[in-house]
RNA sequence: UCCAGAAAAGGGCAACUAUUUUUGAAAAAAAGUAGACGCAAAGUAAACAGAUCUAAGGAAGUUGUUAUUGGAGCUUCUACGAUGGCUGAACUACCUGG
Numbered sequence: 001u002c003c004a005g006a007a008a009a010g011g012g013c014a015a016c017u018a019u020u021u022u023u024g025a026a027a028a029a030a031a032g033u034a035g036a037c038g039c040a041a042a043g044u045a046a047a048c049a050g051a052u053c054u055a056a057g058g059a060a061g062u063u064g065u066u067a068u069u070g071g072a073g074c075u076u077c078u079a080c081g082a083u084g085g086c087u088g089a090a091c092u093a094c095c096u097g098g
Stems, first nucleotide, its partner, number of pairs: 002098004012039002016035008037085001043091002048088003051083003057078006
């Protein structure tokens, strides 16, 4: 340096639940406490490529009505909004073995 592994040693992270606070239209995220599903990258990065979630704003439609316009509601589409513990790549990295 490359490949493999997580048996050993030292450790790390923290799904989810409960609870306190904060941000956001939402999805979701952040900080603290207790427990610990699991993870060999469950470290970093969301403008590398997919996938999924949300729809404030925007676009179109619909409803109602004698008719027209508008309001409210509903539906569909829309991400440089969100997810790295959704996947594949990328970068970085402790220990052991080859």